[in-house]
Molecule: small-subunit ribosomal RNA
Organism: uncultured prokaryote
RNA sequence: AGAGUUUGAUCCUGGCUCAGGAUGAACGCUAGCGGCAGGCUUAACACAUGCAAGUCGAGGGGUAACAGGAGAUAGCUUGCUAUUUUGCUGACGACCGGCGCACGGGUGCGUAACGCGUAUAGAACCUACCUUUUACAGGGGAAUAGCCCAGAGAAAUUUGGAUUAAUGCCCCAUAGUAUUAUUGAAUGGCAUCAUUUAAUAAUUAAACAUUAUGGGUAAAAGAUGGCUAUGCGUUCUAUUAGCUAGAUGGUAAGGUAACGGCUUACCAUGGCAACGAUAGAUAGGGGUCCUGAGAGGGAGAUCCCCCACACUGGUACUGAGACACGGACCAGACUCCUACGGGAGGCAGCAGUGAGGAAUAUUGGACAAUGGAGGCAACUCUGAUCCAGCCAUGCCGCGUGAAGGAAGAAGGCGUUCUGCGUUGUAAACUUCUUUUAUUUGGGAAGAAACCCCCGCUCGUGAAGCGGGGCUGACGGUACCAAACGAAUAAGCACCGGCUAACUCCGUGCCAGCAGCCGCGGUAAUACGGAGGGUGCAAGCGUUAUCCGGAAUCAUUGGGUUUAAAGGGUCCGCAGGCGGACUAAUAAGUCAGUGGUGAAAGCCUACAGCUUAACUGUAGAACUGCCAUUGAAACUAUUAGUCUUGAAUUCGGUCGAAGUGGGCGGAAUGUGUCAUGUAGCGGUGAAAUGCAUAGAUAUGACACAGAACACCGAUAGCGAAGGCAGCUCACUAGGCCUGAAUUGACGCUCAGGGACGAAAGCGUGGGGAGCGAACAGGAUUAGAUACCCUGGUAGUCCACGCCGUAAACGAUCAUUACUCGUUAUUGGCGAUACACUGUCAGUGACUAAGCGAAAGUGAUAAGUAAUGCACCUGGGGAGUACGAUCGCAAGGUUGAAACUCAAAGGAAUUGACGGGGGCCCGCACAAGCGGUGGAGCAUGUGGUUUAAUUCGAUGAUACGCGAGGAACCUUACCAGGGCUUAAAUGUAGAUGGAAUGUGGGUGAAAGCUCACUUUGUAGCAAUAAGCAAAUUGCAAGGUGCUGCAUGGUUGUCGUCAGCUCGUGCCGUGAGGUGUUGGGUUAAGUCCCGCAACGAGCGCAACCCCCAUCAUUAGUUGCCAUCAGGUUAAGCUGGGGACUCUAAUGAAACUGCCGGUGCAAACCGUGAGGAAGGAGGGGACGACGUCAAAUCAUCAUGGCCUUUAUGCCCAGGGCUACACACGUGCUACAAUGGUUGGUACAAAGGGUUGCUACACUGCGAAGUGAUGCCAAUCCCAAAAAGCCAAUCUCAGUUCGGAUUGGAGUCUGCAACUCGACUCCAUGAAGCUGGAAUCGCUAGUAAUCGUAGAUCAGCAAUGCUACGGUGAAUACGUUCCCGGACCUUGUACACACCGCCCGUCAAGCCAUGGGAGUCGGGUGUACCUAAAGUCGGUAACCGUAAGGAGCUGCCUAGGGUAAAAUCGAUGACUGGGGCUAAGUCGUAACAAGGUA
Repeated sequence: AGAGUUUGAUCCUGGCUCAGGAUGAACGCUAGCGGCAGGCUUAACACAUGCAAGUCGAGGGGUAACAGGAGAUAGCUUGCUAUUUUGCUGACGACCGGCGCACGGGUGCGUAACGCGUAUAGAACCUACCUUUUACAGGGGAAUAGCCCAGAGAAAUUUGGAUUAAUGCCCCAUAGUAUUAUUGAAUGGCAUCAUUUAAUAAUUAAACAUUAUGGGUAAAAGAUGGCUAUGCGUUCUAUUAGCUAGAUGGUAAGGUAACGGCUUACCAUGGCAACGAUAGAUAGGGGUCCUGAGAGGGAGAUCCCCCACACUGGUACUGAGACACGGACCAGACUCCUACGGGAGGCAGCAGUGAGGAAUAUUGGACAAUGGAGGCAACUCUGAUCCAGCCAUGCCGCGUGAAGGAAGAAGGCGUUCUGCGUUGUAAACUUCUUUUAUUUGGGAAGAAACCCCCGCUCGUGAAGCGGGGCUGACGGUACCAAACGAAUAAGCACCGGCUAACUCCGUGCCAGCAGCCGCGGUAAUACGGAGGGUGCAAGCGUUAUCCGGAAUCAUUGGGUUUAAAGGGUCCGCAGGCGGACUAAUAAGUCAGUGGUGAAAGCCUACAGCUUAACUGUAGAACUGCCAUUGAAACUAUUAGUCUUGAAUUCGGUCGAAGUGGGCGGAAUGUGUCAUGUAGCGGUGAAAUGCAUAGAUAUGACACAGAACACCGAUAGCGAAGGCAGCUCACUAGGCCUGAAUUGACGCUCAGGGACGAAAGCGUGGGGAGCGAACAGGAUUAGAUACCCUGGUAGUCCACGCCGUAAACGAUCAUUACUCGUUAUUGGCGAUACACUGUCAGUGACUAAGCGAAAGUGAUAAGUAAUGCACCUGGGGAGUACGAUCGCAAGGUUGAAACUCAAAGGAAUUGACGGGGGCCCGCACAAGCGGUGGAGCAUGUGGUUUAAUUCGAUGAUACGCGAGGAACCUUACCAGGGCUUAAAUGUAGAUGGAAUGUGGGUGAAAGCUCACUUUGUAGCAAUAAGCAAAUUGCAAGGUGCUGCAUGGUUGUCGUCAGCUCGUGCCGUGAGGUGUUGGGUUAAGUCCCGCAACGAGCGCAACCCCCAUCAUUAGUUGCCAUCAGGUUAAGCUGGGGACUCUAAUGAAACUGCCGGUGCAAACCGUGAGGAAGGAGGGGACGACGUCAAAUCAUCAUGGCCUUUAUGCCCAGGGCUACACACGUGCUACAAUGGUUGGUACAAAGGGUUGCUACACUGCGAAGUGAUGCCAAUCCCAAAAAGCCAAUCUCAGUUCGGAUUGGAGUCUGCAACUCGACUCCAUGAAGCUGGAAUCGCUAGUAAUCGUAGAUCAGCAAUGCUACGGUGAAUACGUUCCCGGACCUUGUACACACCGCCCGUCAAGCCAUGGGAGUCGGGUGUACCUAAAGUCGGUAACCGUAAGGAGCUGCCUAGGGUAAAAUCGAUGACUGGGGCUAAGUCGUAACAAGGUA
């Protein structure tokens, strides 16, 4: 110090979450030791038991207990025991008396207060014990506890009688620096006054014990402790705005220690409050503690100070001090005892118990130390305190060993798998050490006082000093030493990112994890386990809470055009802020000094425990408050002056500024009349509607209401809303020029007031047009809409309400300053058209700056200042409740529960649009021919089946994998068999038998039995094959996953695109380049340009065809020469030609003309075999579709192993109500049939093609020949041409189907082959909606060949040639694509996103007839104890008391309201929830912006 999370990516805004520290903690797992701390945060709930406040005999009377003495009696053991008497002594129960019990200890209920903190004041006060000083202490009296006697009662307790003491009580005397009253003087101060002093009058004292001394009384002072008053500070709510009758003040009296409405009487009517009164809620305050850089935020345990309380409430008494924790009285609740009549009690003291709770300890020891009470003291008491016990609750320290040790052991885990990696120097093993634990032994400091004894000093004292003695709960503890032996001692969390740390197995959106993002649907580093690793460590994690990070409430230190946020506008009181100069003051401000700011704590230094924590000593600090002295710049105040801010007057000018009145024309509607006739109107198209009762249209006249064309404008005016025909009156305002006047009079503005579009409301008018609601007609699946025809409120006027708008510049008002360009309105300079300057407006562009960017930019969103308003994640919600305003509608103010991890702004790249521009393509159009109808072939779906194996499924599956399923293929089905080192395959050697022969069984495979020694090629050696056994190697799987993969392929698309380097621009994603202007088939080229270049693509380089040349000349060719045949390159020969096949040439817009800057385009240009890419092919950029293929092959993982493997025979893949795709053949005369006749190319051939001859109608058969091929064969090319016939018909078209007979291949044609012949002769007469191909040697049409292959279901596929068209105006539209631009809420990218009702479940919440409860106040009634007041009868000599009584009052009761909470049938909306219903509102022009 930051990080994660919104997006495809980016920047910003903004929330959520994490890493840190802390705790009086709790929980889970674990646990060796010690030191120091801490330990009911909940029920101020209830408490059994014990203890926590007594002491003094040196105050008193005394003697119950104990001890001693003395006396007496008895027993006797003659010095012991027992009994008894005696207060005589030590002592002492109870009692009288003194002091203490008001401290110490506990708790935090109440309290928002002078309670606390801080600083002052008391000239308004008190203070026992203690200290100092002064003075005094004389005399007398009456009682009463106890004890004794007698009673009541269960008890607690209590009554009566008799007698008695005191340092208890009373009276008299004495007394002043005391108190009170009156009078006078001096000094001082702070208002009342204070101090000192003088005089007079009145009043109040005392106690003794006892000989050590202590105690008493009066007065003064000190110290200590308290009391009172005041300034300042001290939580939240305004959805609490008014509160107050002793209330505010005065006079008098009372009361108090003391001031005071503290109380009472009378008088006055004040006092407090927006700087927050009153009310409500919550809460003890501080020193301090936690956190933080700090400022702050949070807390108020332990320790210290203050306050309050002591079962709840009230009350006083005693006392120096209390309205009293372990005192009293009363009331109440609760608990206990009881003999039922009455009584007792108060752990928020220490332990402890129950309860509550997630949770917090022993019914311990000691007064040894420190402190307290009493006492002269010894001493007694002390749950204060000091110690110990329990608890990892925290902090701190130590340990669980150290060194060496590689066979890198075994085991575990992993693995590319028998090799390696890791655990890991880790272990074993060797050597060493002994903290700690254990055992044994020694063993502190804390202790010095008091007291006792002795001594010394001097000023001789209750004095001081020195020495000795006595005293330890903790505790035989800390500590020290020895012995022993690695011996006694490691866990917890985590390992996807944040965040250090990775693999295997299991699981399979299950189980589960999760702080946030998110993991898990068969290869999970995220679940569970394991191995390994990381972090911390006697602890580690989790949970809770607080601060931090969060500048996320922003004083330090934020914002408000679009992210949340400027009030609709103006006026304006309070408040805040405020121009220039001079002077004074010193409130703010600054500086010095003094006081205070308790101690502890924090910080620094040093010191003590072995160290640390802890503790001690010293210092610093305590940023504060008060007082005082000084300074005088700034702010402030006061006094004075000024003119520039502001305002006023005179002059000019401007405008849809406002209010009221008058007038005007156009249009519309209505009425009347007239002309006139069949439609009008309306729409995308229609219909409703109007019209023969005369509409629409046209003309004239009349009436009505509303609005004001043109001018008219990024023009004007107004504070905003808003304002538009012309004119008059009234009112207001701005601007400009110069002069004059006032002299800061200013700015802003919470609350307040005024104005405030449209709609709406009230009353009364008005009503032409338009037009919510409503009605009808259309549209539609529906159409409560969009469109049409009507139409009521309303729109208009007057008056009164409402008070809101995207009331917007989404931009508050005012002031100052800060580059430029340009347009325009009003004024001035100034006469004018030019031109230029200036003031005030209104616009555009732009520099700097600012900004997240878009943008803004003198009209700021720049730089500053002042004031106001507003914001703090999204939703819930501008909702609920409350209050207030309103006639209502509704407005203003304005939450929470709950829920999500986002919501949002700007910009970027894509994609998309029923957005735009431009361009291309057999995309459309123009044509030609098809498909869709028929029959058949073939593929697919579906169905069927034991099986109909599997895959391919929009384009991009469907004559596709398959370029050839009768068996095989074959993967499918039923059946028969084989199989664990096995089936099967392969390799090697052996070996000679085996595919030999024969038998049994069987469908075969196989199983089984027997026989013999040779079967094929070769002359032979030998070779190939083969069964058997043997050896080595590999199992196998067309089982799953193409969504784990490689490779291959389809498609967009042969579309023109896709990128990079450097530079530049941008915060960035990205952009530029690649856009623009032209051009091209092309990102092809040219020009321009912050780009310059380059790559993959395009093109070219490659192949075929078209022309020519050269070379070569057989098997091809034959012009010339010769021979020869019926004929024929048949032969000699030839290389000319064709051809073959190798190398070259040729085409480049090169030339000409035109256009153009160029690139390029145009021309029936020339030339040329070919002309603008000559035709065709191969060639497929970055990428898209989780596209296809695990069944070509390869391959990870999973599954299977007498089977999902292997062998076999049979069946199936060929099924068949049906649907679709692709084809073939047709429907005929441009044709069919018959006969004759001509011209190709490219292929194939020895298990082959086969000439030729013969046989057969034919398929074919039998012979036979040539050819391993430019030689021979397949081989006939067909359409064509010539001729004949058929004559429009289901035909001489068409050939399906079926019957019969055959041929061929093959072990085998039944399921299930092809072909031939004879016979049969179906549908079909040009094919609906729709749809496909093709732009030239193309379509169409005609045949030929090949692969696969024994044969063939081939009409398929792949090649080949023959004949050989039509049409393209053109780019509006359909489809696809490229580029640019625009919008976007899409990015899985429109097959997107997304809204609302309804239905279901869950959750919180509002209303609600009511019901229940809490707290608070008011009024009335009643009223205990008690203070105060009154009082004749009773008691007392008296003082006084009892009794009675008055006021007040805790409590109780009654009443009506308000308030808070719980609950409530029913009801309202809200939120959340993978796959419910209905529509499609929004996002693109979202299909009606």